Bacterial RNase P class A from Pacificibacter maritimus, 405 nucleotides, folded computationally.
[in-house]
RNA sequence: ACGGAUGGCUGGAUGACCGCGGGUUCUGGGGGCUUAUGCCCACUGGAACGCGAGGAAAGUCCGGACUCCAUUGGACGACAGUGCCGGGUAACGCCCGGCGAGGGUAACCUUAGGGAUAGCGCCACAGAGAACAGACCGCCUUCUAUAUCGGAGGUAAGGGUGAAACGGUGGAGUAAGAGACCACCGCGCAAGCGGCAACGCAAGCGGCACGGCAAGCCCCACUGGGAGCAAUGCCAAAUAGGGGUCUCGUGUGAGGCACAGCGUUCGCUGCGUCAUCAUAGGGAUGUUCAAGCCCGAGAGACCCGGGUUGGCAGCUUGAGCGUGUUGGUAACAAUACGCCUAGAGGAAUGGUCAUCGACGGUGUUCGCACCUGAACAAAAUCCGGCUUAUAGGCCAUCCGUGCAA
Numbered sequence: 001a002c003g004g005a006u007g008g009c010u011g012g013a014u015g016a017c018c019g020c021g022g023g024u025u026c027u028g029g030g031g032g033c034u035u036a037u038g039c040c041c042a043c044u045g046g047a048a049c050g051c052g053a054g055g056a057a058a059g060u061c062c063g064g065a066c067u068c069c070a071u072u073g074g075a076c077g078a079c080a081g082u083g084c085c086g087g088g089u090a091a092c093g094c095c096c097g098g099c100g101a102g103g104g105u106a107a108c109c110u111u112a113g114g115g116a117u118a119g120c121g122c123c124a125c126a127g128a129g130a131a132c133a134g135a136c137c138g139c140c141u142u143c144u145a146u147a148u149c150g151g152a153g154g155u156a157a158g159g160g161u162g163a164a165a166c167g168g169u170g171g172a173g174u175a176a177g178a179g180a181c182c183a184c185c186g187c188g189c190a191a192g193c194g195g196c197a198a199c200g201c202a203a204g205c206g207g208c209a210c211g212g213c214a215a216g217c218c219c220c221a222c223u224g225g226g227a228g229c230a231a232u233g234c235c236a237a238a239u240a241g242g243g244g245u246c247u248c249g250u251g252u253g254a255g256g257c258a259c260a261g262c263g264u265u266c267g268c269u270g271c272g273u274c275a276u277c278a279u280a281g282g283g284a285u286g287u288u289c290a291a292g293c294c295c296g297a298g299a300g301a302c303c304c305g306g307g308u309u310g311g312c313a314g315c316u317u318g319a320g321c322g323u324g325u326u327g328g329u330a331a332c333a334a335u336a337c338g339c340c341u342a343g344a345g346g347a348a349u350g351g352u353c354a355u356c357g358a359c360g361g362u363g364u365u366c367g368c369a370c371c372u373g374a375a376c377a378a379a380a381u382c383c384g385g386c387u388u389a390u391a392g393g394c395c396a397u398c399c400g401u402g403c404a405a
Stems, first nucleotide, its partner, number of pairs: 001401010012356007020052002023049007030041004054376001058387002061385005066228004071291006079224005084098005099113001100111004114219002119217002121213003136159002138155006167185005186208001187206003192201003232313004242304007251279004255274003259270005281295003320339008360371004
């Protein structure tokens, strides 16, 4: 100097004028409470001061905070998610650090990374043959000879087909070959050493192979209630305590009341009834066990119709941000000090002017002049992530090549 890799920041600035939204403080009017001081208000004016759309606000893909519902706890099941090891976190499918495998000269990148000996399934076409397979071309021996062709036997080292062909390279051996034999690699086995672990290392023994796919079903381990700020709560107002159909169930005893009959102070029997009590039983749940709750006469489903559409809260102080110190390889944690940075409610955060202004373009007397004027994009309960889009500028570290010292 060029090429590449990783991480981070920014993504217009300044001033003036006008306009919009909300907050805090002070204050005028109005209203309410109080004997008064004073307090309050969701009514209505003014002043001062501060604040006011992102790195992704997007996608709605994960995890939560918060709110309501499901009765609580356990066991089993269904469904769904995650899937190497260790750590971080409120938690996660996220982040950090490692291990294995693949790619790359390297820096680095990717990884849906448990199990193929629990079972089932798939590997099209091509090819001889696709899982304990196979002889198309070929190689070797031999028969007949015209040594062509053809037949018989051996072979799977060479070639071909294919995404993939039942270990690889070399040797020795053979008629030609082949783990049939040997060395190394690979694979398997049990122990040893290092590491928290995933895993790695050196050595030993064994000729050792029924492949791949689970991002096919499945098995194993771990985790998981549902809905969502249009959640939910309060105030005001209004209506029709509306009408219809269906399913399951409505048992027993005691007591009270009324009536009837019989004995006739009172008791017995029968029948009816009840805002009473108890119990059999029933209900809410995927099943079941235990406890609790409700019903014990109700529990539930569906259809038609009517009223309300107003106001207030939830609503922004947070698992918050910044800086320093300590611990940690890091993610991060602890601690000290400092800061408060939208809260609309059909939805504000804007308009105009002036100057500067990145990249780029034109011209150049090389001093500069002129032109252009930044991509993706817009809060709505909040937070931690991931993913996607992004003109331009800047910074840091690392790898490779060339040159110079």
About this RNA:
Rfam family: Bacterial RNase P class A. Rfam links the family to the GO terms ribonuclease P activity, tRNA processing and dimeric ribonuclease P complex. The family's RNA type in Rfam is ribozyme.